Notes: This is a predicted structure of a 1495-nucleotide RNA (small-subunit ribosomal RNA) from an uncultured Gammaproteobacteria bacterium. It matches the Rfam family "Bacterial small subunit ribosomal RNA".

RNA sequence: AGAGUUUGAUCCUGGCUCAGGAUGAAUGCUAGCGGCGUGCUUGAGAUAUGCAAGUCGAGCGCCCCAUUUGGCCGCAAGGCUGAGUGGGAGCGGCGGACGGCUGAGUAAUGUACAGGAACCUGCCCCUUAGUAGAGGAUAGCCCAGCGAAAGUUGGGGUAAUACUUUAUGGUGUCCCGCUCUGCGGGACUAAAGAGCUUAACCGCUCGUUAAGGGAUGGGCCUGUAUCCUAUCAGGUAGUUGGUGAGGUAAUAGCUCACCAAGCCUAUGACGGGUAGCUGAUCUUAGAGGAUGAUCAGCCAGAGGGGGACUGAGACACGGCCCCCACUCCUACGGGAGGCAGCAAUCAGGAAUAGUCGGCAAUGGACGAAAGUCUGACCGCGCGACGCCGCGUGUAGGAAUAAGCUUUUCGGAGUGUAAACUACUGUGAUAGGGGAAGAAGGCUGCCGCAAGGCAGCUUGACGGUACCCUAUUAGAAAGGAGCCGCUAACUGCGUGCCAGAAGCGUCGGUAAUACGUGGGCUCCAAGCAUUAUCCGGUUUUAUUGGGCGUAAAGGGUCGUGUAGGCGGUUUGAUAAGUUAUCUUUGAAAUUCCAAUGCUUAACAUUGGAAUUGGGGAUAAAACUAUCAAACUAGAGUUUUCUUUAGGGGGAUUGGAACUGAAGGAGGAGUAGUGAAAUGCGUUGAUACCUUCGGGAACACCAAUGGCGAAGGCAGAUCCCUGGGAGAAAACUGACGCUGAGACACGAAAGCUAGGGGAGCGAAGCAGAUUAGAGACCUGCGUAGUCCUAGCCCUAAACGAAUGUCUGCUACCUGCAUGUCGUACCUUCGGGUAUAACGUGUGGGAAAGGUAACCCGUUAAGCAGACCGCCUGGGGAGUACGACCGCAAGGUUAAAACUCAAAGGAAUUGGCGGGGAGGCACACAACCAGUGGAACAUGUGGUUCAAUUCGAUACGAACCGAAGAACCUCACCAAGGUUUGACAUGCUAGCGUCCAGCUCUGUGGAAACAUGGAGUGUUCGCAAGAAGGCUAGCACAGGUGCUGCAUGGCUGUCGUCAGCUCGUUCCGUGAGGAGUGCCCUUAAGUGGGACAACGAGCGCAACCCCCAUCUUGUGUUAUAUAUGUCACAAGAAACGGUCCCGACUUUGUCGGGAAGGAAGGAGGGGCAGACGUCAAGUCAGCAUGGUCCUUAUACCUUGGGCUACACACAUGUUACAAUGAAGGAGACAAUGUGUCUUGCCAAGCUGUAAAGCUGAGCAAAUCACUUAAACUCAUUCUCAGUGGGGAUUGGGGUCUGCAACUCGACCCCAUGAACGCGGAAUUGGUAGUAAUCGUGGGUCAGUCAUACCACGGUGAAUACGUUCUUGCCUCUUGCACACACCGCCCGUCAAGCCAACAAAGUCGUGACUAUCUGAACCUCGAAGCAAUUCGGGGGAAGAUAUUUUCGGCGAUGGGGGUUAAGUCGUAACAAGGUAUCCGUUCUGGAAGGAGCGGAUG
Repeated sequence: AGAGUUUGAUCCUGGCUCAGGAUGAAUGCUAGCGGCGUGCUUGAGAUAUGCAAGUCGAGCGCCCCAUUUGGCCGCAAGGCUGAGUGGGAGCGGCGGACGGCUGAGUAAUGUACAGGAACCUGCCCCUUAGUAGAGGAUAGCCCAGCGAAAGUUGGGGUAAUACUUUAUGGUGUCCCGCUCUGCGGGACUAAAGAGCUUAACCGCUCGUUAAGGGAUGGGCCUGUAUCCUAUCAGGUAGUUGGUGAGGUAAUAGCUCACCAAGCCUAUGACGGGUAGCUGAUCUUAGAGGAUGAUCAGCCAGAGGGGGACUGAGACACGGCCCCCACUCCUACGGGAGGCAGCAAUCAGGAAUAGUCGGCAAUGGACGAAAGUCUGACCGCGCGACGCCGCGUGUAGGAAUAAGCUUUUCGGAGUGUAAACUACUGUGAUAGGGGAAGAAGGCUGCCGCAAGGCAGCUUGACGGUACCCUAUUAGAAAGGAGCCGCUAACUGCGUGCCAGAAGCGUCGGUAAUACGUGGGCUCCAAGCAUUAUCCGGUUUUAUUGGGCGUAAAGGGUCGUGUAGGCGGUUUGAUAAGUUAUCUUUGAAAUUCCAAUGCUUAACAUUGGAAUUGGGGAUAAAACUAUCAAACUAGAGUUUUCUUUAGGGGGAUUGGAACUGAAGGAGGAGUAGUGAAAUGCGUUGAUACCUUCGGGAACACCAAUGGCGAAGGCAGAUCCCUGGGAGAAAACUGACGCUGAGACACGAAAGCUAGGGGAGCGAAGCAGAUUAGAGACCUGCGUAGUCCUAGCCCUAAACGAAUGUCUGCUACCUGCAUGUCGUACCUUCGGGUAUAACGUGUGGGAAAGGUAACCCGUUAAGCAGACCGCCUGGGGAGUACGACCGCAAGGUUAAAACUCAAAGGAAUUGGCGGGGAGGCACACAACCAGUGGAACAUGUGGUUCAAUUCGAUACGAACCGAAGAACCUCACCAAGGUUUGACAUGCUAGCGUCCAGCUCUGUGGAAACAUGGAGUGUUCGCAAGAAGGCUAGCACAGGUGCUGCAUGGCUGUCGUCAGCUCGUUCCGUGAGGAGUGCCCUUAAGUGGGACAACGAGCGCAACCCCCAUCUUGUGUUAUAUAUGUCACAAGAAACGGUCCCGACUUUGUCGGGAAGGAAGGAGGGGCAGACGUCAAGUCAGCAUGGUCCUUAUACCUUGGGCUACACACAUGUUACAAUGAAGGAGACAAUGUGUCUUGCCAAGCUGUAAAGCUGAGCAAAUCACUUAAACUCAUUCUCAGUGGGGAUUGGGGUCUGCAACUCGACCCCAUGAACGCGGAAUUGGUAGUAAUCGUGGGUCAGUCAUACCACGGUGAAUACGUUCUUGCCUCUUGCACACACCGCCCGUCAAGCCAACAAAGUCGUGACUAUCUGAACCUCGAAGCAAUUCGGGGGAAGAUAUUUUCGGCGAUGGGGGUUAAGUCGUAACAAGGUAUCCGUUCUGGAAGGAGCGGAUG
């Protein structure tokens, strides 16, 4: 310090999320030790048990008990009396108001900081003066009584530092007087003794009384600060003030009586919600934000509520009284209690400890003291809850064990890690030693005293810390993570399942994301998760944000209140401001330095800091205040003018429209994409005349004018507001902005009354349509108009831009005003032009902006003030309030849900957008397909199987250039299991020896099982190679995945595109180059140009054909020879001339010459970057996966050839441009046997063919007669001599085999079909059409297919409007899986939260009435105790009102949910441009009317 996430990519806006730190935490897994801290955040819920506040005999008694001891009496028992010590009860004193706990309440009777005056203060300190006399009681105790108990009553007697009274008293308090700093008088108010010492007095110590002062503590008052809410706007009757009285320690409405009517509030009163406050703690760069545990200060509370008593102090946690709730005891009559003290228990909860030790230390109460008490405190215990420290060993040790993991099988990782060797001892165990924390106290001696010296004695922790010695590597490592953010990767399993997840997301068969193993990374006695706070987040912006289009400028901010801000000069003041000094800001904490625990955490000491408040002094620039002036801001007046659709009222005009009347006329009119409804022979429309009516004002007219905005348009008159210019005078800061407030405010709409021509929501018809509640058409009501009154909203917008002021280059229009100059002049004026204002437009510099764009009319640079924004949806909605007649408006949330929503620009794609261009794309022409029959392929169906794949163009005579067996993958049946085939190993067989020939049996064959004969290579031989059998590794698979792949192919498309380097532009994606103009088949070429070059494509190079030249000559020919073949070259380039058009470089068009060929001469080959997860695992190869007596292999038979039907591609036809038979003519390309090909001639057969047989390994021989064509003949328009399907019979050939299932021949048979609906295909020249020929595959062939060859040989193209496809530019886009896109609403279903709702249940509060405890107060009675009455008073009850909340049948909307229904509203001109406001209407999106915006 940043990062991830919106997009195909980019920049911006903007939210969400993460990395950091922290915690009184909790949870999961794990765990060796120690130190220091810390530990009920929830039920201020309830509590068993023990302890937490006592002490003093130096205040008291004729008390009691225990004990020591003395004296007297007594024989003794014992009695009497005295002294000492210890303990209990009681009277009395002091303390129980401190300490300890908790945070319920409290938004100020609180707290923090700073001040103040009208007060009190026990114990403590200082000063002064005292401490005299008298007296009566009472508890304890004894006796008697009541009661279960708690307790209580009566009688008797007793003491005091208890109580009463008298005296005295000053500088006390009050009153009075005077000669008033004082004096005098009057009244009132004191006391207590104890101990030591002494023979006694004296003396000492402590206590006590009065008075004054101090210190400490406390009470009261004031200022400032102190959470959220305005969907809480008015609150208050003791309320605000005064006078008097009361009351208090003291001020005060603190209380009461009377008087006045005040007081608080937009600087937020009152109400509601929440909350103890602070020092501080966490975080942060800081400013801030959050928190208020432990420690410290203050406050408040003690089961809930109220009250007083005592006292220096309380309205009192371990005191009292009363009410309420709860618990306990009881003899039922009555009593007792309060852990928010320390432990502990139950409950609640995610969750928080021992019923421990000690007063040794520190502190406190009492005491003269010793001492007693002290759950304050000091310690120990429990908890990884936190912080800090230490350890779990150290060194050596293999090219590196085993195991595990992985693997390309070679290895690699774990890994010097281990084992093993040597060593150390923090720790552990054992033994020994052993603290500091202790100051005091007692006794003795000295001393007047203060005190000093000596001795003795006091430790819970604790035999602890620590130290020494011995032994021992021995007890001691886990957690999370490994796709990106974010350090760290692989195997297996799973297969949108199981699951993960903080965000983005991962998982649908090769998951570094799930689960698990190995490895690795980060922390480490911890590690993760969850929760919460701060940070990051400048994402509430003071530091430090914005508002044209992203959220955001109010409709006008027009007038203007409060408020904020404010021109120039002088003087004064000193509030702000600045400086110095001073005081305070508790300590602790933080920071710095040092010191002490072995270190650290921790602790101690010192300093700084505590950013703040108060006081004093000084300064006077700025702000402020006061005073005095000024004129540059602002305004006023006058004069001259000037200007306009500014506003209101009245009057008036013409055109058009419509109605009525009349005339004339005679069949239609109107309307549309096309129609129909409508009107019209009862006379329309069209034409003429007259009259009536209402609304709006053509041309002028404009980027023009006016107005604050809305808005304003015929003309004239009246009333009236404003702006601008020129000149002069005056006022003297009078100004700017402006929360609330007031005013105005299009259209629609509402109320009442008029008016109503045209238009026209709703409505009624007609069309369109699948439907049409719409678009189109015909009618038509409200309304539109006027008057009066409401409503108050618009895309109320300028280019979505608040008002005001100042500053910052220019260029150029228009309107209007002022003042000049020149010329002309009919002296009226006109023309041209300069300058200065005001307004309104267009460009553009600097600058700004995310970009678009803005740019003196700012969105630039600054200032003042107001309004508004803070992710999308929910929602401008609900509830509440205010306004409205209503419709509705204004103000304005939350739950829930998503990770985006959005702006600008970019590249594509798309458009029922535009422009240009191209293509047999259309058009023109020719021939077809679609109808028939057949062939072939596909779908579907069927089947044991009809194997599989291809299946929009770009599958369907496709893979298949040949399914009878084989092929073959399918089916049925039979058979084999190291296998039909490859390699290796082990064992056996060594006449079985390669193999071949002949022949049996079973069988459909495979196969199983026999016989006979011949019989391999090398080596002299041994033997080896090879073979067979058995076994093991393995073979094998046309099994799956073309969505794991290679290779190959199709397609866009032979379309002209696709890119790169450097440079330039842009924040960037990107762009320029490659755009523009001309041109081309072409990104082909040229010109100009922020581009200059280059690459892959185009073209060319290559092949064939056409011409020529040269060379060669197997074959052909009798030879020369060449119109033959082969090979090598030449030739064409818009090159020449003419005309025309342009930009005169050149390009295009037309023509001519020459030439075999003329404008790419005609064909072919060649397919850029890429697209379609296009096709192919079945051609081949190949990852993974599956089968292994079977999904492998062999065999026989069947099937791929089925058949109601649908589609595709073809063949043959429908005839006379023909058919049939006869005669005759002219090609080219190819093919053919080293084992059985092409086959001549001849013969036989009607023929297919057969027999015989020459030639040819081919320019030599054969296939091989080409056919259309020509000639003449027959047929004569018919289902005909057209057409040939189908079927019967008979044959030929191939082949092991022709039934399923071949081709061909002959005879016979003779179907549909008479030119084909919607639709659709090919072709632009040697092309279409037509005619034959050859070849491949192949035994044969279902070939009408495919690939080639030649023969004959057309028609047409005006042209680019339309259809299809493509290219370029431009435009819009809400698309980017890219229009086969995106997307809206109803309905149906599930889930969720909130709203309304009859009601119902609870909570708090106000008011009224009633009852009313303790206690307080007033009055009365009584000697008193006490009793009675009045008033207040906690609490309770009733009633009205009200706040907040729970539940709630049902209702309406909202959100959300892979594949529901209906439509298609929006995005492109989205197919009716969209949107805003309003009204009506409709299943729904929506539609229509009126006005508005351009987004």